[in-house]
RNA sequence: GGCGCCGUAGCUCAGUGGUUAGAGCGAGCGUUUCAUAAGCGCUAGGUCGGAGGUUCGAUACCUCCCGGCGCCA
Repeated sequence: GGCGCCGUAGCUCAGUGGUUAGAGCGAGCGUUUCAUAAGCGCUAGGUCGGAGGUUCGAUACCUCCCGGCGCCA
C1' cells in the first nucleotide's frame, strides 16, 4: 500500500428500513437467611465510532474518515 471482517449499555454479544434499541453477565435496591452466597423481583445505564448521502423514514443501505483484527504485498 491492496483486500476482507468488525466497531450497539461497564463486559460479551443479538437486532429488523418503520412502533419503545434488546439479552446475558456485571452494578444498585428490595425479598429471603441468624448471616453470607445462591435464587427471585425491580431499577439505572446507550450521540447504536464520526461526517455526509439515499429514503416519507436508517442502528440497519451507499460513500468518506477514525479505531481494532486478519490475509496479501
Molecule: transfer RNA
Organism: Elusimicrobiota bacterium